This is a predicted structure of a 74-nucleotide RNA (transfer RNA) from Platydoras armatulus. The sequence is in RNAcentral, with records from ENA. Model confidence (mean pLDDT): 82 of 100. Rfam family: tRNA. The family's RNA type in Rfam is transfer RNA. Gene Ontology term of the family: triplet codon-amino acid adaptor activity. NCBI's taxonomy places the organism under Eukaryota, Craniata, Actinopterygii, Clupeocephala, Platydoras.

RNA sequence: GCCCUAGUAGCUUAGACACCAAAAGCGCCGGUCUUGUAAUCCGGAGAUCGAAGGUUAAAAUCCUUCCUAGCGCC
Repeated sequence: GCCCUAGUAGCUUAGACACCAAAAGCGCCGGUCUUGUAAUCCGGAGAUCGAAGGUUAAAAUCCUUCCUAGCGCC
């Protein structure tokens, strides 16, 4: 230098066919329960999706460039 893969809540992932302007588990907060803790159950907060542009009525999703990490080639 080239190719490929990945980047989405604190962590691990889903969503990639645009069409509720984002979901789950763990964790966190409050409650329930317990003598108390854990577990159970109920509720809640938390990500404008790596960045910037473009296309579109509408972009996490399509296109372009760049950044970061990893595999491979030279």